[in-house]
This is a predicted structure of a 588-nucleotide part of an RNA (large-subunit ribosomal RNA, domain I) from a Polyangiaceae bacterium.

Context: one part of a larger RNA
RNA sequence: GGCGCGUGGUGGAUGCCUUGGCAUCGGGAGGCGAAGAAGGACGUGGACAGCUGCGAAAAGCUCCGGGGAGUCGCUAACAGACAGUGAUCCGGAGAUCUCCGAAUGGGGAAACCCGCGCAGGGGACUACCUGCCAACCCAUGGUGAAUACAUAGCCAUGCGGUAGCCAAGCCAGGGAACUGAAACAUCUAAGUACCUGGACGAAAGAAAAUCAAACGAGACUCCCCUAGUAGUGGCGAGCGAACGGGGAACAGCCUAAACCUAUCAGUGUAAGCGGCUGGCGUUGCUGAGUAGGGGUUGUGGGAUCUUGCAGGGAGAAUGGCACUUCUCCCGACGAGUUACAAAGAGUCGAGCUAGUAGAACGGCAUGGAAAGGCCGGCCAUAGAGGGUGACAGCCCCGUAUGCGAAAGCGAGACUCCCCGUGCAGGACACCCGAGUACCGCAGGACACGAGCAAUCCGGCGGGAAUCUGGGAGGACCAUCUUCCAAGGCUAAGUACUCCUGAUCGACCGAUAGUGAACUAGUACCGCGAGGGAAAGGUGAAAAGAACCUCGGUUAGAGGAGUGAAAUAGUACCUGAAACCGUGUGCCU
Repeated sequence: GGCGCGUGGUGGAUGCCUUGGCAUCGGGAGGCGAAGAAGGACGUGGACAGCUGCGAAAAGCUCCGGGGAGUCGCUAACAGACAGUGAUCCGGAGAUCUCCGAAUGGGGAAACCCGCGCAGGGGACUACCUGCCAACCCAUGGUGAAUACAUAGCCAUGCGGUAGCCAAGCCAGGGAACUGAAACAUCUAAGUACCUGGACGAAAGAAAAUCAAACGAGACUCCCCUAGUAGUGGCGAGCGAACGGGGAACAGCCUAAACCUAUCAGUGUAAGCGGCUGGCGUUGCUGAGUAGGGGUUGUGGGAUCUUGCAGGGAGAAUGGCACUUCUCCCGACGAGUUACAAAGAGUCGAGCUAGUAGAACGGCAUGGAAAGGCCGGCCAUAGAGGGUGACAGCCCCGUAUGCGAAAGCGAGACUCCCCGUGCAGGACACCCGAGUACCGCAGGACACGAGCAAUCCGGCGGGAAUCUGGGAGGACCAUCUUCCAAGGCUAAGUACUCCUGAUCGACCGAUAGUGAACUAGUACCGCGAGGGAAAGGUGAAAAGAACCUCGGUUAGAGGAGUGAAAUAGUACCUGAAACCGUGUGCCU
C1' cells in the first nucleotide's frame, strides 16, 4: 500500500409521517367603489425584529345574542393586569378608521409639497383644529353676447349619475404568425392567440317576411342522434352542415301608422257646427311637436261608418228630445310587480350568519405507556372521521337523530293595493315601420374558396310597392305552398369559479404535490419589463441535562441526573452510498 472483517466520523438517500398541495361532485355567492374600493405606505404592544390583527379611540371601543372558566395572538419567560357584577372566545349590529391610491382644492419623483382659498372654532396677529373646494353628463333655476326677441356661453343648486378594481365565463370592434399541405402562393392553423370596448350573474338569442313539401310543423337556448353523411376543397392538405328524430326547459308580450281629444303655431270672419227642432257664434281649416285615447295581425289585421246582442246607478258633453261617447260609484270575472303598467304597506315565513342535547366498559397479565392479547359485558336512527403514551363503537372531540336566534339577510305565502273587460255581421278602401326592400360594382359571413350560388351583412352608386301589396321555397321564370322585413322587451333549460361551506380520490407525500407544507412571489438577480430559490420531523411529556471535573468565567468533552431509549441532547426519528479515520487478519 492492497483486499477482507469489525468499529467510528462525514453525509442525508431510504422508510414512516403530514400542517400543504392537486383533482371530483353538487349547494351558496356571483361583486367591491366618491358613504372613498382593490392594493399599499407609515404607525400601533410595558418591553417588539418579523408575521397576524388593528388605525392617533390603533393585537383594540360600544350594544345585542351565544358560551361558561380561565385570559392578555404566533410567543416561552419577566413586569403588570382582566375574569361568576360572566372575562378571553364565537356570531350580529354600530363607532373609530393617519397617508397614498379612481384620488377628486392645486401640484407631484405614490404614501409628499403648497393653498393669508371659502365657512366655522381658536387665538393679540400668526400658528393650529374641523368641514368644504376636480371633471363630465343629467335635472332645476339664474344670468346672458355678436343681435331687437332669442340662442350660444357663463354661474348656482342636487344624499342625481359616471369614473377605478375584479379569476373564468359572455357579446361586439379589430386581428396575426409559427405550423399543416411532407417545398409553397389559394387553402390551413383561425376568426384561434392577442389588443380594445361593453355588460351580467349569467351573457347572447328569442315569439317566423321560419322550415317543410303537396303531408305538415309552430319563439329561442342547450344535449344526444342524423353524420364524418350531403356538400365544399391547388376536389390536395383539409373543412364540414341542414331537414328530420329523441330529450332538458317552457311564456309570451309592448309599440309605429290610420282615427279621436288636448296643447302650440299659421290663417283669419273666410268657413263651419253628428239626427230633429230652436239656434250657436274665435266654434272652423291647415301644419308641427308633445301628451292622452285607439291599435298590433297573415284562417290578413286595424281605423272609420253601420246592424244585432251583451250588469246596475249617477253626472257631463248645445236649450229640449233621442242616440252615442266619456267620467265616477257599486257589483261580477280575470290578471300582476322577471317581460307583458307600476309603487309600496302589513302579517307570516323555510333557510343562512353563533350554538346546543347526544347512547354504551370493566378486569387480568405484558409493557415506559394498552386502544393490542385473554376473560366477561353493553350501546347502536350513532361500527363516518380525528385524538388520546402501540391498533378504542362504549376515554375525549365528534357521528346518527333532535333542538336553537336578541340582531342582520331572506326564497316564498296571504291580505291590502293596483290593472283590464266585449262578441258577431255588413259597408268603405284610410293605415299596416323608406333612402328601406331590391339592383349594379368591389368585399365579408353562411360547412359552401364566384361557383348554376340562393340566403345574410354592410362601403360606393341607383332606387319600389301598401293587400288587386310584399318576402321565401339554393340561379332564373310560371304554378302552387308558406310567411309578413325594414321598431322594441322577455324567465327557464346553458357556460364559468376570484370567493364560501360541504363531499370525495386504484391523486402527491418534502428533488413529489402549487413557485411557495417553513417570515414565499420572500431572500436573491436585473436600470427595467421580468426572473426567482433553498429551507418540514427531539420526546408520550421539556422531564431541554441541577451539581461536579478539565478548559479561556469559552467552544467542547467526561461524570452525575431525566427518560422506555440520549448512538432520541435542540448540528436532535430512521440514518444507505460516495468520501475520511481506526482496530484486526492475510498478501506484498

About this RNA:
Its Rfam family is "Bacterial large subunit ribosomal RNA". Gene Ontology terms of the family: ribosome and structural constituent of ribosome. The source organism's lineage runs through Bacteria, Myxococcota, Polyangia, Polyangiales and Polyangiaceae. The full RNA is in RNAcentral, with records from ENA.